[in-house]
RNA sequence: GUUUUUCAAGGCAAUGAAGUCUGCCUGAACCACUGUUUUCAUUCAGUUGAUGACUUCUGUUUGACA
Numbered sequence: 001g002u003u004u005u006u007c008a009a010g011g012c013a014a015u016g017a018a019g020u021c022u023g024c025c026u027g028a029a030c031c032a033c034u035g036u037u038u039u040c041a042u043u044c045a046g047u048u049g050a051u052g053a054c055u056u057c058u059g060u061u062u063g064a065c066a
Base pairs, nucleotide, nucleotide: 010025011024012023013022016057017056018055019054020053021052032047033046034045035044
């Protein structure tokens, strides 16, 4: 350095953090959607959301009031 095995746990669910629940992965799980380009991939443009779901905080956007 490479390979294999075992153990411990851990990681992930399109934009941050914490708690709870659910699901998924063990070297994977995960990396949204709509057009355009393109044999395909790539490229370009646009749209929604800070959650997988619930609660809270922070950030962003819109409206109203003080």